[in-house]
This record gives sequence, C1' cells and structure tokens, in this order.
RNA sequence: GAAGGUAUAGCUCAGUGGUAGAGCAAAUGCUUAGUAUGCACAAGAUCCUGGGUUCAAUCCCCAGUACCGCCA
Repeated sequence: GAAGGUAUAGCUCAGUGGUAGAGCAAAUGCUUAGUAUGCACAAGAUCCUGGGUUCAAUCCCCAGUACCGCCA
C1' cells in the first nucleotide's frame, strides 16, 4: 500500500428488518454452626461512532475509529 474479518451486559458469546437473550461473575433471599455447593429472585446493554434506506435497523448501505489475521 491492497483486499478482508471482528466490535452486543463486568467477562465469554448468541441473535438473517418487528423494541436483545444465554452461560459465568457480582447483588439479595432460602438452605448451612459457618463457608462452599444447590435452589429462588431481581438487576445489569444509548447493540463501537456518525450518516443513509425503510412504516420499522443489532441486522441492509456509506464513511470513520479500534483490534485481528492474510497478501505485498
């Protein structure tokens, strides 16, 4: 320099146009003499940023940012 991939909860990841979920972690309660385990319950996300298309965008298009690998 050229062509790609990824970006979603604290972490690891789902989610193929109709208002986003799981596991782990953390909080609370039950259980225990007390931890751990187990069970229950609730919280936690401006879906990387800015535009565009659409009645409607995490999803499609454009640009940007960060990271990853490949070619030169």
Transfer RNA from Vicugna pacos, 72 nucleotides, folded computationally. Model confidence (mean pLDDT): 83 of 100. The RNAcentral record of the sequence draws on Rfam.